[in-house]
Molecule: transfer RNA
Organism: Candidatus Dadabacteria bacterium
């Protein structure tokens, strides 16, 4: 230099035919308890890597970039 893959909430990850941005953990309040723990309930957190283009509508599909991991030279 070139095939591949990965990029989503603080961490793990998901999101299957383009239409609702989500789980578990964690955090934060409230209940529960003399108190902690546990367990409920609620809430807060998101530039879907950037960036452009397609579309009535993009995490999702094209193109161009950054990181990271992999093969091959």
């Nucleotide at each position: 230099g070139g095939g591949g893959g990965u990029g989503u909430a603080g961490c793990u990850c998901a999101g299957u035919u383009g239409g609702g941005a989500g789980a578990g953990c964690g955090u934060g309040u409230c209940g529960u308890u003399c108190g902690c723990a546990u367990c409920g309930a609620c809430a807060a957190g998101g530039u879907c890597a950037g960036g452009g283009g397609u579309u009535c509508g993009a995490a999702u599909c094209c193109c161009c970039u950054c990181a990271c991991c992999u093969c091959c030279a």